[in-house]
Molecule: SAM riboswitch aptamer (S box leader)
Organism: Veillonella magna
RNA sequence: UUCAUCAAGAGUUGACUGAGGGACUGGCCCUAUGAAGUCGCGGCAACCAUCCGUAAGGAAACGGUGCCAAUUCCAACAAAGCAAAUGCUUUGGCAGAUGAA
Numbered sequence: 001u002u003c004a005u006c007a008a009g010a011g012u013u014g015a016c017u018g019a020g021g022g023a024c025u026g027g028c029c030c031u032a033u034g035a036a037g038u039c040g041c042g043g044c045a046a047c048c049a050u051c052c053g054u055a056a057g058g059a060a061a062c063g064g065u066g067c068c069a070a071u072u073c074c075a076a077c078a079a080a081g082c083a084a085a086u087g088c089u090u091u092g093g094c095a096g097a098u099g100a101a
Stems, first nucleotide, its partner, number of pairs: 001101006011041001013040004020030003025075003042068003047064002050059003072095001077092006
């Protein structure tokens, strides 16, 4: 950079440590009843790989990744619709995350 996915799922876990964390901004949350991190254990999922199949698709979960508060926590930009209303809904985009190339 390109493509795919992002409304589901899974930690009341052990050790060390000790104040931050949820990407950024605004909100709103989580957190000494222990944040983030490292190591271990457990689990989820099924992108790659594997197996079956002409294919569509399916199986399994040993391997390579990923993930395990809240929809990517919500919004942010644009358009459309509704509304008396600074509001609501939908769609698209931006940004981000993960995988494959």